[in-house]
């Protein structure tokens, strides 16, 4: 100085947590789809370090050197043509001693080339990241262990000579590439010599020093040098000595991932010597010593160049290492050295090998990881481009020449920044599209139109900077940049619109086709899936896909955790290594702080200012910069060295508890079992039974006797022990604990990886022992099975000894240590004070005394016990304040607040399992992945719901009674079946005499034929023409419908008006579908007493309180109490009926006045009163009295939040979706009435409490004009005749039956029963056959009371008897809705059955127990694991073989001379060594018949183990 920290979706019925998955954000050397105007600056094989054609990339110096060519001057020879002219600076010169043309050599001279010799460069610069875990990089020193061309400064020197050599020349061999011989040549090539010091070696001397060595001390020996060339300026060479600027080596630090890799090295560590470099070194070698690395990670294995940096983040970090910079390693693959200042050398040598390419088969050639290009691979990355103008490098005195480094263009939206695709104005809100409630909405000032500008694009004209100059040079480039002209003209698209996330309609689809980053979407109304309008969002880009990093505090240093969510190892007993470490003094200065100084390359980041028109880009200059090195201080803390202290720790000493440990030894009850005795028939077991056991005498009882194994009472949320664990008695050995004490020591401590070591029950191995139990087995039961629970036997096993195993819910699911934070209450050891009361004793003393003494006197002391109480350690509970925890809870025994130090944890599942390794005699155990897979698992607490949990209550729910259903016929409904059609719909309670309170036609929806199409009905427009509709009549026809005729006829202002018919159109219709889209309206729980709000409180929250608790009630009904206080919908109660009275009323009733009675309005009942319980006072509760009625006096209407997606679209309305010469209408027949059977409701019976004749008495409530019908006749009778009455308290229906009185029938298939069939009437109606009722004679079935199992009723009820009504022509009415008469029996009780409500309790349920959920097998599909084995890779070890190449060593030819040296060459040998080749491992990859379990998959089989007490916790 600069920066400044966001979240959300998803586990549930909610809720909090804990915990994964996912989103938004930024980036990228990127692909991919869609789409694409221009600029500028950047950037472009991320894969095969695969393999390559062509080209070009490193050349240059003639001022080293000889030669050759070419060119040019002059001179000469010399040939040819031939014979007088050329040539000029205009002066003139040259020529028959031969001009001019022309050939050849020879000399000179000018410029140029160049294939060898030779010098420098070629070691840069260019590419790649294969290797490499390294001193390889970084970074910060060291070299007193070193080099250094070229270049800069400095001194000094360049002196004589010699012998080759390539070229070239001759021959000769090869296809070719070369190659080999003989001749002769040059130098800055090479070589001998002179000189020579500030070189170099040796000796000696002095200083210094890190004691290894160093130094320009000082002396003596000895030894090494040069080249030349020149335009005459120099440009070179030789020594030295220094610099720069390069570079070898060494060293401290730092640098992936794996311990399922635990040992690992023989040159290895080191030391003496050689030897070798430039230079230390085992760098190499002879000998000598055994070292030398590791848990702070050696050796292996895996991957990867390394850094400055880049992305990203608030940052710490985490990830990258592309462009650019540095370094460092390759340059086909291994190896090797020469050359040189520099290489073990991308475009130099040699060898090996694998490609490839030549060939005339004998041999030779090559290496693009340089710059283009070209093939392969891949998702994927560009031009065989122009120039050395700039810049930079090589060679040159220098002109210059190389230069694919570079400098620019091309090509690619690949990335970054900029500009553009038009402004301005314009409503008849156009047209068109799209929706729409049809009204209008959007699109939308958006177009069109009208004014304008013209950036870009196009064309014309002008046109630079870079170039460093006195001049000349520009690939880019006629580029950039100005000018001027035409002209809106050349220019917009991509994803997205449920949520997270900004954006909504409409159509098509119909769990199909899709879509999705999660959550999820689609099964007939998709804002989610196409398509369309529209809208959002970015924009010459826009999605998507890979990856990286953020969110992720989700590996936590900063910054988590671990009771119960994943985690405290069984234990921490001993203790290593580490880590921490009481209290005080001194001294040091390593941490540590603080000053300065070196670096921390450059470029990037950051900031100023600047330059391209902005910005990107780019310049300049600043600032930063952990680190690391050095120096100079300061000592407060840590560390270190010295020394004291006592508080931590130990340690002694005297006391105490104790089922702590080990061994030995003794007891008693029990139990089995033997023996003997008594006895006589069962015992034993169960829910109930059988197995078993017993007349060969069991069980039970009595004595005696054996054997094992556990030790009742005490016993107790007491005690011990580190945990496992420990429990008769006694002895013996022994470990710990805890008080007390100013005794001693003097931090000696406190965790503890690995190590040791102990460790329930089961098991295992020997040998023992076995009473009772008792895994396997056997056998009885249970059951659908029952391999199980009960029941009978029963063996290992438990028991002991010794070895092993090493797990457990080994638990407080809670590591070990220290220290600090309120209380209260229990226990169990102590310890100190105190202590009622008490024990014993001394002494006085009073008393009495038989003077011995006694004493229950009194006071003084002295020593015990002792319930308690208060203080105190030490241990074990229990409540509980602060705190704290997701909640629950915990709370001095912390889960509080702090420190130390270990262990372990990171989503579910797959798996604590594979593989390997170590342990085990086996069983197993430790230690421990992956692939695949799911978008969750998880914990604590809510609210519900359910239990073969609990508690309380209620209810014709059970009991207690009456009477039925279920059997029988029949009559209705319904399921089946059947039909052309048997229309539909209701289907457990909550369908089924249900819609339907009336199917022969109609109804009527279904069938089968026949007709119709603006319709059978509605409203509208438009034309049209007749006539009002309507009504009789005839014809064809089954009939609609179709022809015909006739009577009657509306209104008028005479235009028409209404009405009605025809045509056309818009529409109409539809009991078609969806009750799961709907209104509505109704059934259930349930006339159950519940359901809620509003403020308050509490809780993080869901929620809770309220509305729980103690009484009562039919009731959440009412009292009391309480963090509640009210308040609503239910409950009551208000209304209707009916019980008693009273007014009034007075048609009816009836002899009358009267009111039975009729309407209609009052009056009364409230726990008021009395007594008993209940209470603090209530609430209410039992009983009494009076009343007509007494505790809601009977009955009725009313039906709360809600529940069943509960019935109904066919009773009505209504959304959508369908049909329209029809799924609409009309018609005639037919069907809903079928019949093998199954349900449900009824209805009559089965008889004597009856039947059946006769006689006779009493109601209610209704209802009546297309109607109730009286009398009287007729008919057995249905019925008809008949017509009074009535509009109805007046008439009519209408006779009410049981019931009472007689009489008859006698127990039976009947004088019960009525079904069924037969014939012959009546009625209603067009019509009676399918298909009605009713009457009369005749027939006269089946049933004797009805299994499991099941309905209704609690009083004016059941039961029984009959009457009325609706619908209705009639009626399948035994239905249903009223009415009235006769009129009971029982409730002991709430244990069981069903439903309900309300508290609490468990829960893995929340679609809520018709839930959830678990294994086996069948099937499909995917990864992974074993496996005889097969194929490869890589290591590494032995042993062959051994190229090129240095090295040693040995022979030996030449050469030169100073003659004993120097140089060179040829052989052999030797180690060493690449690559090969055998041999048998080790490791890793593939793959393998067949095998194993794992995951996964709407609807598969078998069972039901877990969730409740889950039916055996």
């Nucleotide at each position: 100085c600069c920066c400044u920290u966001a979240g959300a979706g998803u586990u549930u019925g909610a809720u909090c947590a804990u915990g994964g998955c996912u989103c938004a954000g930024g980036a990228u050397g990127a692909a991919c789809g869609u789409u694409g105007g221009c600029u500028g600056u950047g950037u472009g094989c991320c894969u095969u370090a695969g393999g390559u054609a062509u080209g070009c990339a490193a050349g240059u110096c003639g001022a080293a050197c000889g030669a050759u060519c070419c060119u040019u001057u002059g001179a000469g020879a010399u040939u040819u043509c031939u014979g007088a002219a050329g040539c000029u600076u205009c002066g003139g010169c040259u020529g028959a001693u031969g001009a001019u043309u022309u050939u050849u050599c020879u000399u000179u001279u000018u410029g140029g080339a160049u294939a060898g010799u030779g010098g420098c460069a070629a070691a840069c610069g260019g590419g790649u990241g294969a290797g490499u875990a390294a001193c390889g990089c970084g970074u910060a020193g060291g070299u007193a262990a070193c080099c250094u061309g070229c270049c800069u400064u400095a001194a000094a020197g360049u002196u004589g000579g010699g012998a080759a050599u390539a070229g070239c020349u001759c021959a000769u061999c090869g296809a070719a590439a070369g190659a080999u011989g003989g001749g002769g040549u040059a130098a800055u090539a090479c070589u001998c010599g002179a000189u020579g010091g500030u070189c170099u070696c040796c000796a000696a001397u002095c200083g210094c020093u890190u004691c290894g060595g160093c130094g320009u001390u000082u002396u003596g020996g000895a030894g090494u040098a040069a080249a030349g060339u020149u335009u005459c300026g120099g440009c070179g060479c030789u020594u030295u000595a220094a610099g720069a600027g390069g570079g070898g080596c060494c060293u401290g630090c730092g640098u992936c991932c794996u311990a399922u890799c635990a040992g690992c090295u023989a040159g290895u560590u080191g030391g003496u010597g050689a030897g070798g470099u430039a230079a230390a070194a085992g760098c190499u070698c002879a000998c000598c010593a055994a070292g030398g690395c590791u848990a702070a990670g050696a050796c292996g294995g895996g991957u990867a160049g390394c850094u400055g940096g880049u992305g990203u983040g608030a940052g710490a970090g985490c990830a990258u290492g592309u462009u650019c910079a540095g370094c460092c390693a390759c340059c086909a693959u291994g190896g090797a050295a020469c050359u040189g200042a520099g290489a073990c050398a991308c475009g130099g040598u040699c060898c090996a090998u694998a490609c490839u390419c030549c060939u005339a088969c004998g041999g030779g050639a090559g290496g693009c990881a340089g710059c283009a290009a070209u093939u392969a691979g891949g998702a994927a990355u560009c031009u065989u481009g122009c120039g050395c103008a700039a810049u930079g490098g090589g060679g040159g005195c220098a002109a210059c020449c190389c230069u694919g480094a570079c400098g620019c263009a091309g090509c690619g939206a690949c990335a970054c920044a900029g500009c553009g695709u038009g402004g301005a104005g314009g409503a008849g809100g156009a047209a068109g599209g799209u929706c729409u409630u049809c009204g209008g909405a959007u699109u939308g000032u958006a177009a069109a139109c009208u004014c304008c500008u013209u950036u870009u694009a196009u064309g014309a004209g002008g046109g630079a900077c870079g170039a460093a100059u006195a001049g000349a040079u520009g690939a880019c480039g006629g580029u950039a940049c100005c000018u001027c002209a035409u002209g809106a003209a050349u220019a917009a698209g991509u994803a997205c619109c449920u949520g997270c996330u900004a954006a909504c309609u409409a159509c098509g689809u119909g769990c199909c086709a899709g879509a999705a980053g999660c959550a999820u979407c689609g099964g007939u109304g998709a804002u989610g899936c196409g398509u369309a309008g529209g809208g959002u969002a970015c924009g010459a880009a826009c999605g998507u896909u890979a990856u990286c990093c953020g969110g992720a505090g989700u590996u936590a240093u900063u910054g988590g955790g671990c009771g119960u969510a994943a985690a405290g190892a069984g234990a921490u007993g001993c203790g290593u290594a580490g880590g921490c470490g009481g209290c005080u003094u001194a001294a040091u200065a390593a941490g540590u702080c603080u000053u300065g100084a070196g670096u921390u390359a450059a470029a990037g980041u950051c900031c100023a200012c600047g330059g391209c028109u902005c910005a990107a880009c780019c310049g300049u200059g600043g600032a930063a910069a952990a680190g690391c090195u050095c120096u100079a201080g300061a000592u407060a803390c840590u560390g270190u060295u010295a020394g004291g202290c006592u508080u931590g720790a130990g340690a002694u000493a005297u006391a105490g508890a104790g089922g702590g440990g080990u061994a030995a030894a003794u007891g008693g009850a029990a139990u089995u079992c033997c023996g003997a005795g008594u006895g006589g028939a069962g015992u034993g077991g169960u829910g109930a039974a059988a197995u078993a056991c017993g007349u060969u005498g069991a069980u039970a009882u009595u004595c005696g006797g054996a054997a094992g194994a556990a030790c009742a009472c005490c016993a107790g949320u007491g005690g011990c022990g580190a945990a496992g664990g420990c429990g008769a008695u006694u002895u013996a050995c022994u470990g710990g604990c805890u008080a007390u004490a100013u005794u001693c020591u003097g931090a000696c401590g406190c965790u503890a990886a690995g190590g040791c070591u102990c460790g329930a029950a089961a098991g295992u191995a020997u040998g023992g022992g076995u009473a009772g139990c008792a895994a396997a087995a056997c056998g009885g039961a249970u059951u659908a099975g029952a391999u199980a629970c009960c029941c009978g036997u029963g063996u290992a096993g438990u028991c002991c000894a010794u070895a092993c195993c090493g797990u457990a819910a080994a638990c407080g699911a809670u590591g070990a240590a220290u220290g600090c934070u309120a209380g209260g209450u229990g226990u169990u050891u102590g310890g100190u004070u105190u202590g009622a009361c008490u024990g014993u004793u001394u002494a006085a003393u009073g008393u009495c005394u038989u003077c011995g003494g006694a004493u229950u006197u009194u006071u003084a002391g002295a020593u015990g016990g002792a319930a308690g109480a208060a203080u105190u350690a030490a241990g074990u509970g229990c409540c509980g304040c602060a705190g704290u925890u997701a909640a629950c809870g915990c709370g001095a025994u912390a889960a509080g607040c702090a420190u130390u130090c270990c262990g372990c944890c990171u989503g579910g599942g797959a798996a604590g399992u594979a593989c390997g390794g170590c342990c085990g005699c086996a069983a197993g155990g430790c230690u421990a992945a992956a692939a695949c897979u799911c978008a969750a698992a998880u914990g604590a607490a809510u609210u519900g719901g359910c239990g073969g949990g609990g508690a309380c209550c209620c209810g014709c729910a059970c009991a207690a009674g009456c009477g039925g259903a279920g059997g029988a016929g029949c009559g209705c409904g319904u399921g089946g079946u059947u039909u052309a059609a048997u229309u539909c719909g209701a289907u457990g309670g909550u369908a089924a005499u249900c819609g339907a309170a009336g199917a022969a036609c109609c109804u009527u929806a279904c069938c089968a034929g026949g007709g119709u199409u603006u319709g059978a009905c509605a409203u509208g427009u438009a034309u049209c023409u007749g006539c009002a509709u309507g009504c009789c009549c005839c014809c064809a026809g089954a009939g609609a419908c179709g022809g015909g005729g006739g009577a009657g006829g509306c209104c008028u202002u005479c235009g028409a008006g209404g009405g009605u018919g025809a045509u056309a159109c818009a529409c109409a219709g539809g009991u078609g579908c969806u009750g799961c889209a709907u209104g509505g309206c109704c059934g259930u729980c349930g006339u159950c007493a519940g359901c809620u709000c509003g403020u308050g409180u509490c809780g993080u929250g869901a929620g809770a309180u309220g509305u729980a608790g103690g009484g009562u009630u039919a009731a959440g009904u009412c009292c009391c109490g309480a963090a509640a206080c009210g308040a609503g919908c239910g409950c009551a109660a208000c209304c209707c009926c009916u019980a008693u009275c009273c007014u009034a009323u007075g048609u009816u009733a009836c002899a009358a006045g009267u009111g039975u009675c009729u309407u209609a309005g009052g009056a009364a009942a409230c726990u008021g009163c009395c007594u008993c319980g209940g209470u603090a006072a209530a609430a209410c509760g039992g009983g009494g009295a009076g009343g007509a009625a007494g505790g809601a006096g009977g009955g009725g209407a009313u039906g709360a939040u809600g529940u069943c997606u509960g019935g109904u679209c066919c009773g009505c309305a209504u959304a959508g979706c369908c049909c329209u010469u029809a799924u609409g209408u009309c018609c005639u027949g037919g069907g809903c009435u079928a019949c093998a059977c199954a349900c449900g409701c009824g209805c009559u019976a089965c008889a004597a409490u009856g039947g059946u004749c006769g006689g006779u008495a009493c109601a209610a409530c209704g209802g009546g004009a297309a109607g109730c019908c009286a009398a009287g006749c007729c008919g057995u009778a249905a019925g008809g005749u008949g017509g009074a009455g009535c509009u109805a308290a007046u008439c009519c229906u209408a006779c009410a039956a049981a019931g009472c009185c007689g009489a008859u029938c006698u127990c039976a298939g009947u004088u019960c029963g009525a079904a069924u069939u037969g014939u012959g009437g009546g009625c209603u109606g067009a019509a009676a056959u399918u298909c009605g009722c009713c009457c009369a004679c005749a027939u006269g079935a089946a049933g004797u009371u009805g299994g499991a199992u099941u309905c209704g009723c609690u009083a004016g009820u059941a039961a029984u008897c009959g009457c009325a009504g609706a619908u209705c022509a009639g009626c399948c009415a035994u239905g249903c809705u009223g009415c009235g008469g006769u009129g009971a029996a029982u409730a002991c009780g709430u244990u069981c059955u069903c439903g309900g409500g309300u508290c609490u309790u468990g829960c893995a349920c929340a679609c809520a127990c018709c839930g959830c959920c678990c294994g086996u097998c069948a099937a499909g599909c995917c990864a992974c694991g074993g496996a005889a084995g097969u194929a490869g890779g890589u290591g590494a070890u032995a042993c062959c073989c051994g190229a090129a190449g240095g090295u040693g060593u040995u022979c030996u030819g030449c050469u030169g001379c100073u003659u004993g040296c120097a140089g060179u060459g040829g052989g052999g040998c030797a180690a060493c060594u690449a690559a090969g080749g055998u041999a048998a491992c080790a490791u890793u990859u593939a793959u393998g018949a067949c095998u194993g379990g794992g995951g996964c998959u709407a609807a598969g089989u078998c069972g039901u183990a877990a969730c409740a007490a889950g039916g055996u916790a």
Notes: This is a predicted structure of a 1513-nucleotide RNA (small-subunit ribosomal RNA) from an uncultured bacterium. The coordinates come from a structure-prediction model, not an experiment, and the mean pLDDT is 83. The RNAcentral record of the sequence draws on Greengenes. Its Rfam family is "Bacterial small subunit ribosomal RNA".